[in-house]
RNA sequence: GCCCCCUUCGUCUAGUGGCCCAGGACACUGGAUUCUCAGUCCAGUAACAGGGGUUCGAUUCCCCUAGGGGGUA
Numbered sequence: 001g002c003c004c005c006c007u008u009c010g011u012c013u014a015g016u017g018g019c020c021c022a023g024g025a026c027a028c029u030g031g032a033u034u035c036u037c038a039g040u041c042c043a044g045u046a047a048c049a050g051g052g053g054u055u056c057g058a059u060u061c062c063c064c065u066a067g068g069g070g071g072u073a
Base pairs, nucleotide, nucleotide: 001072002071003070004069005068006067007066010026011025012024013023018056028044029043030042031041032040033039049065050064051063052062053061
C1' cells in the first nucleotide's frame, strides 16, 4: 500500500428498517433493612465514534473520515 472485521451508558453486552423517547448485568447515586459495614430489596442517573446519503421513517442500509484489530508481498 491493498483486502476483511469492529466502534452502543463508567465497564461488558442485546438489538439485523417502525413494536425501542435503545433493553440487561456489574458499577455509581439515593432510600429501606442493620449499632456500623457488607449483603439483600426498591428507585434513579447514564450510550448508538464524526460527517454525508438512501428512505415516509436509520442504532440498523450505502459512502467518506477517525480510531482499533486481523490478513497479505